Notes:
The prediction has a mean pLDDT of 81. The RNA shown here (transfer RNA) has 70 nucleotides and comes from a sheep gut metagenome. The RNAcentral record of the sequence draws on MGnify. Its Rfam family is "tRNA". Gene Ontology term of the family: triplet codon-amino acid adaptor activity.

RNA sequence: GCGGUUUAGUUUAACGGUAAAAUGCCGGGCUUUGAACCCGUUGAUGUUGGUUCGAUUCCAACAACCGCCG
Numbered sequence: 001g002c003g004g005u006u007u008a009g010u011u012u013a014a015c016g017g018u019a020a021a022a023u024g025c026c027g028g029g030c031u032u033u034g035a036a037c038c039c040g041u042u043g044a045u046g047u048u049g050g051u052u053c054g055a056u057u058c059c060a061a062c063a064a065c066c067g068c069c070g
Base pairs, nucleotide, nucleotide: 001068002067003066004065005064006063009023010022011021012020017053024042026040027039028038029037046062047061048060049059050058
């Protein structure tokens, strides 16, 4: 210098139009206890701007991580 990625504690979804699930935490059920299983709850779009009626999505800069060239 160039490219890619960034969404919940973790792993992944999401034609520009209500952010979805699994798992985890927590509470409850079941059980002599625990695990497993069942029910409920909780919690997220890296930051700042721009475009748009409307942005996780499109554009720019920056940040972090990964890679390529040298």